[in-house]
RNA sequence: GGGCCAGUGGCGAAACCUGGUAUCGUGCCCCAUUGGCUAUGGGGAGGCUGCGGGUUCAAAUCCCGCCUGGUCCA
Numbered sequence: 001g002g003g004c005c006a007g008u009g010g011c012g013a014a015a016c017c018u019g020g021u022a023u024c025g026u027g028c029c030c031c032a033u034u035g036g037c038u039a040u041g042g043g044g045a046g047g048c049u050g051c052g053g054g055u056u057c058a059a060a061u062c063c064c065g066c067c068u069g070g071u072c073c074a
Stems, first nucleotide, its partner, number of pairs: 001073007010026004020057001028044005050066005
C1' cells in the first nucleotide's frame, strides 16, 4: 500500500442480505418476599446504532468518503 471482517445502552450480542417508531442477556435503581444476605417475582432508568455526506416520504440497514480494531496478501 491492497483485500476481507467488525464498530449498536456500563458490558456481551441480535436486528443489516429483504429500509418502516432498536430487541435480548447481564449489570444498575425501586418495590415485594426474608431475621438478614442470596435467590425468586414485579416495575423502572439507560443507546437513536464509530464520524461526515448522499439516496429516499422514511436509513442501524442502501451508496460514497473517513476513523479505529482484527485478519490476510505484498
Molecule: transfer RNA
Organism: Candidatus Woesearchaeota archaeon